[in-house]
RNA sequence: GUGGCGGUGCGCUUACUACAUGCAAGUCGAGCGGGCUGAAGACUUCGGUUUUCAGUUAGCGGCGGACGGGUGAGUAAUAUAUAGACAACCUGCCCUCGAGAGUGGGACAACGUUUCGAAAGGGACGCUAAUACCGCAUAAUAUAGACAAGUCGCCUGGCUAGUCUAUCAAAGGGGGGGCCACAAGCCCUCUCGCUUGAGGAGGGGUCUAUAUCCUAUUAGCUUGUUGGUGAGGUAAGAGCUCACCAAGGCUGUGAUGGGUAGCCGACCUGAGAGGGUGAUCGGCCACACGGGCACUGAGACACGGGCCCGACUCCUACGGGAGGCAGCAGUAGGGAAUUUUGGGCAAUGGGGGAAACCCUGACCCAGCGACACCGCGUGAAUGAAGAAGGCUUUCGGGUUGUAAAGUUCUAUCACACAUUAAGAAAGUUCCGGAUAUUAAUACCAUUCGGGAUCUGACGUAAGGGUGGGAUGAAGUCAUGGCUAACUCUGUGCCAGCAGCCGCGGUAAUACAGAGAUGGCAACCGUUGUUCGGAAUUACUGGGCUUAAAGCGCACGUAGGCGGGCUGUUAAGUCGGCUGUGAAAGACCACGUUUCAUCCGUGGGAGGUCAGCCGAUACUGGCAGUCUUGAGGCCGGUAGGGGAGAGUGGAGUUCCUGGUGGAGCGGUGAAAUGCGUUGAUAUCAGGAGGAACGUCGGAGGCGAAGGCGACUCUCUGGGCCGGUCCUGACGCUGAGGUGCGAAAGCCAGGGGAGCAAACGGGAUUAGAUACCCCGGUAGUCCUGGCUGUAAACGAUGGGUACUAAGUAGAGGAGCUUACGCUUCUCUGCCGGAGCAAAGUGUUAAGUACCCCGCCUGGGGAGUAUGGUCGCAAGGCUGAAACUCAAAGGAAUUGACGGGGGCUCGCACAAGCGGUGGAGCAUGUGGUUUAAUUCGAAGCAACGCGAAGAACCUUACCUGAGUUGAACUACGUGAGAUUAACCGCCUGAAAGGGUGGCCACGCUCUUCGGAGUGGAACCACGAUGGGUGUUGCAUGGCUGUCGUCAGCUCGUGCCGUGAGGUGUUCGGUUAAGUCCCCUAACGAGCGAAACCUUUGUCCUUAGUUGCCAGCGGUUCGGCCGGGGACUCUAAGGAGACUGCAGACGUCAAGUCUGAGGAAGGUGGAGAUGACGUCAAGUCAUCAUGGCCCUUAUGCCCAGGGCUACACACGUGCUACAAUGGUUGGUACAAAGGGAAGCGAGACCGCGAGGUGGAGCAAAUCCCAAAAAGCCAAUCUCAGUUCGGAUUGAUGGCUGCAAUUCGCCAUCAUGAAGCCGGAAUCGCUAGUAAUCGUGGGUCAGCUAUACCACGGUGAAUGUGUUCCCGAGCCUUGUACACACCGCCCGUCAAGCCACCGAAGCAGGGAGGUCCCGAAGUCGCUGACCCAACCCCUCGGGGAGGGAGGCGCCGAAGGAUUUCUUUGUGACGGGGACUAAGUCGGAACAAGGUA
Repeated sequence: GUGGCGGUGCGCUUACUACAUGCAAGUCGAGCGGGCUGAAGACUUCGGUUUUCAGUUAGCGGCGGACGGGUGAGUAAUAUAUAGACAACCUGCCCUCGAGAGUGGGACAACGUUUCGAAAGGGACGCUAAUACCGCAUAAUAUAGACAAGUCGCCUGGCUAGUCUAUCAAAGGGGGGGCCACAAGCCCUCUCGCUUGAGGAGGGGUCUAUAUCCUAUUAGCUUGUUGGUGAGGUAAGAGCUCACCAAGGCUGUGAUGGGUAGCCGACCUGAGAGGGUGAUCGGCCACACGGGCACUGAGACACGGGCCCGACUCCUACGGGAGGCAGCAGUAGGGAAUUUUGGGCAAUGGGGGAAACCCUGACCCAGCGACACCGCGUGAAUGAAGAAGGCUUUCGGGUUGUAAAGUUCUAUCACACAUUAAGAAAGUUCCGGAUAUUAAUACCAUUCGGGAUCUGACGUAAGGGUGGGAUGAAGUCAUGGCUAACUCUGUGCCAGCAGCCGCGGUAAUACAGAGAUGGCAACCGUUGUUCGGAAUUACUGGGCUUAAAGCGCACGUAGGCGGGCUGUUAAGUCGGCUGUGAAAGACCACGUUUCAUCCGUGGGAGGUCAGCCGAUACUGGCAGUCUUGAGGCCGGUAGGGGAGAGUGGAGUUCCUGGUGGAGCGGUGAAAUGCGUUGAUAUCAGGAGGAACGUCGGAGGCGAAGGCGACUCUCUGGGCCGGUCCUGACGCUGAGGUGCGAAAGCCAGGGGAGCAAACGGGAUUAGAUACCCCGGUAGUCCUGGCUGUAAACGAUGGGUACUAAGUAGAGGAGCUUACGCUUCUCUGCCGGAGCAAAGUGUUAAGUACCCCGCCUGGGGAGUAUGGUCGCAAGGCUGAAACUCAAAGGAAUUGACGGGGGCUCGCACAAGCGGUGGAGCAUGUGGUUUAAUUCGAAGCAACGCGAAGAACCUUACCUGAGUUGAACUACGUGAGAUUAACCGCCUGAAAGGGUGGCCACGCUCUUCGGAGUGGAACCACGAUGGGUGUUGCAUGGCUGUCGUCAGCUCGUGCCGUGAGGUGUUCGGUUAAGUCCCCUAACGAGCGAAACCUUUGUCCUUAGUUGCCAGCGGUUCGGCCGGGGACUCUAAGGAGACUGCAGACGUCAAGUCUGAGGAAGGUGGAGAUGACGUCAAGUCAUCAUGGCCCUUAUGCCCAGGGCUACACACGUGCUACAAUGGUUGGUACAAAGGGAAGCGAGACCGCGAGGUGGAGCAAAUCCCAAAAAGCCAAUCUCAGUUCGGAUUGAUGGCUGCAAUUCGCCAUCAUGAAGCCGGAAUCGCUAGUAAUCGUGGGUCAGCUAUACCACGGUGAAUGUGUUCCCGAGCCUUGUACACACCGCCCGUCAAGCCACCGAAGCAGGGAGGUCCCGAAGUCGCUGACCCAACCCCUCGGGGAGGGAGGCGCCGAAGGAUUUCUUUGUGACGGGGACUAAGUCGGAACAAGGUA
């Protein structure tokens, strides 16, 4: 959220909070007296009295209110569970057996009178009964004492029998009968009850063992405490209590303290072992408003009894009283949350009673609640026009879907009506019989048969029958993965979702809605909780080199573990038997309700249980023995092992003296510093302290820390050999004790060098650093403290076993010729094994024993407490909160101010430029109505644009229009609006206006009329958009880069990611090739194939060519020719082919020959896997979104050409290698019909006129220029340079103002080679010279794309800059260094800690006070039962009262503990874009 039915269960988990109201424990008249009511009788003074019977009952009395019912506060052991013990106990009612019940007495309620009080409740006096109370008798196998015997056991002792003494009991009721009947009474009998004793059953009490949560940041606790003696006390043992004596008792197997908690059978989960729980049902315990106390009783310290204190509530006349739902309902409150103030005693059970019967919120039922489990239904069959509708669509369809409708059936449940079982058996009574009892065939009891009577809350129930009709009955969650199920729309990091990963920023299967689908279903989903998965606390079943984790090292206590053999024991262990492990539950089987849940019957199972019997291999105990473990002894041996004392040389520094004379020192470079008062340097002498060079070595010694000159003294340990001695004496080791680098601390010395702090100089943005100059503690010694280190092999100790090889150190043996064997120690490599790296007989392998330690990261080794320390600080050591990771090893990349190798016009060597000037052009910026848009490091910027005056054009202004093209289509309306032909207006677009209707059909008076479709109009659908998104896309392109790389198949290696191949050694332009090789092959790239160019040949010979021959107008012009050039087709040629040298007999390299060309001949096209969310929605295409009288379309004008400025790319120059003038030579490749346009003529010229020729090897553009030959200029702002400007013209074009090009004349600016910086280029290249083409009416072209002419220099190297490739190394990077990341400060927020204190809770200690009450003492007052008595009284005994001990609550004080709060202080966690630096990760730029 939804909701049809039934059955069976369950229902305050929170406030042991407070309770209105009703009910939940009474019953017995057959114990007793009385009262009341009724009936009958008798008497009567007629008022009444009395008897009997029946009923009822307040009181006395008996039994029961200790059960049943509730709750879980307390309780960690006075509890519970299991198994035992009582030789230390009790037990009403019940059962069995024995004995008995005799005789007396005095009261008290009720009641009466009176009195106090509001009430609740009393007081006084008087009367009375009993199965109430008391005395005496009797009595034992009772109790107590004494004596003494037997027997048994388990320590004290038990049991049995005996003798003596003392003491203790009772109650009557009812029925029947007999005597007698006036009453009273007696006798017999039955029955119920009573007393006593023994036993039983069931119930209880006490004790013992074992088990039973967390905490050591609780380590010591205890004075009735532990024990004894004696006494008291109890049902009973006991310090249970008391007096005295002793000083014990418990504790690391966790005492004491703190926290939490009722325990169990069982329940949930789990494969199990375990973990969690202790609802319902059952057993035990505890509690009953909070505490304390006793009384009564068989049983209580008593839920619905009592007393007292306290809190609370209520009544009150203010004096005083009453109350206790954790019984059933119910109320308030608390809470997320839990029911009716129901019916009945019919059943089961309980109390009382002889019984009938009464009582029973126990119980049985009903009600409420989908709270749980189980069952049933909401229909079944058929039904394709695959309906309509919905959703979707690629528009065809698909899907919902046989689903519906329709047709034919059925009736479980629900509904209505009538109807029938079971839960009921007893009990009572009557009749008959039997048995027992008895004197009795009465009575009573038991039993059998028959009859009668009477009992059902549930229940309008359950069951069966009939009736009618599909009629009354489906939701909820999900649909990204985990996880079954997908699309559309909306939204646009918004709203929202989310268990984890994560989704949402315009195409969301994840949000919301819809459709569809999936799951479950009268339920579904969420939340909470527990177990599982989690071997993630690991007993089963984990780990500790590097992930968290080995104590710094040793000695050693307790403990744990422990060699061989023999015997014994039988504790562990194993087997059997017995007892118990309640029932219920669980399991199995059967039965039963139609099934199932539920229920019934039977069985098995369940313990670390207890006892008994047995076994003896192993472990343990005891005893004995052994030698191999361990130790000792003897003989050797190496050593910086330790402590003390002494001695030595080299060097540094200082002091004295000599020589000497200007610097020294220091650094990347400097400076501070020292030095003419003589430094540094050098020589001699002296002083002092510290450290011990070479030897010196992953060599030695030591437990570790650590130990290094030499000598002496003292001293520890190891190793080897002997195998003489002891005889398991061993290993480990919680606590504990000792040692323990450096730094540090205390006291006293010492102080040469070095050197924290500090001072100065540098560096730097800064530099509290790195570097330099100084320099104090300290470093050294003695004594004491500290007790930590990356105290590391990041590897605890011990024992045993398990491949090899090799090196070193110390011994021993055999041979001595090399050598071999063996023990101990120290290393390297490496097999198996072990996640990886690695380790690997010195294990991190395989096992055993013992100890320590770990359990996600951060917070944090912090806080707090304790403890140690002089301090610094050490040891022990959390939580809140926060994150979804943190971490290890390895892999692939990327990166490095890591390394190696190699390449590239990358540098170097050169040549020429750019940057300076003017101009051109593009961009930025600015401006503007607009200066349309895009491109942005290289890889935007003469780029899109191969050509903006209009057009282009997308921009702006103005003015219009609603469809310029396509409308096929639907609906509607009208009739000439459209089209066509004119006119007017306007800048044009457009607007206005006139004319005209056509076509088909019908009618026609031929004037026309009607109708239809097309066209037109309106709406819709569409159309259009250079509007948006290149981060939705296709296509195309740039770039790394023409760099040499990128991959695959199979195999092999690795747990895997992945590797190998592709690495190595050579070589190459090349992953090119060769060799080696766990790889062998292959693909995309490279190369080659293709085009062009360079040489030759063949073929062909016009429009091209012309050697030779002829002609000629002298032009290959003509005849002719194919030889040559050329053209364009096809071939040849170059392959390290040949020689030599080098090289691995290789690939190949070098040199050479030949050749037109030589090692890819030159050039081009060709661009691997991929990278940059690179560029382009404005070429085109295209999804989504947006506009639709406008973001569409048309038009005129303007703009894209602006101009303080900045940048890029270019052109022209600055001149003499030049300018100018004249003459003269040589190309290639192109273009041409709206075209190229010749000759000729005109013009100074641009150009004009004109038009031959040519769709082109034919004609034209077309002149090539630099060059060459001359002349002139003579170093100057010029005869350089040409900007700018003026004037006059030409051309194109509708149009030349904004805004074209060209020509002529005139003008003649800047500029004299360009700062920092920077670009291109390795040969036909750079440089330089011109030519053509595309676009195009024209042109802004100095651009772009091509072409040829002339034609260099330098380098043969790889140190450096940049980029790239391969291998290797490190990495905390993977968005990949433009990475990652640390700390302070600033801001916000959260939790925590400290804190002067403040306020509560809990637990004690001490003192005071002291209720009720038990106990004790007293008791001058009071007292019926018994005794004595002279009847006055006395005694015994008891009591009120008083006193005392103990004693709850209370008060005071003190201690501990815990919680809350607290100004302020402290750090911590977290929070897209704050500040400052740059600590770490690479050699992280100072490892």
A computed fold for a 1487-nucleotide RNA from a metagenome, annotated as small-subunit ribosomal RNA. Its Rfam family is "Bacterial small subunit ribosomal RNA". The sequence is in RNAcentral, with records from SILVA.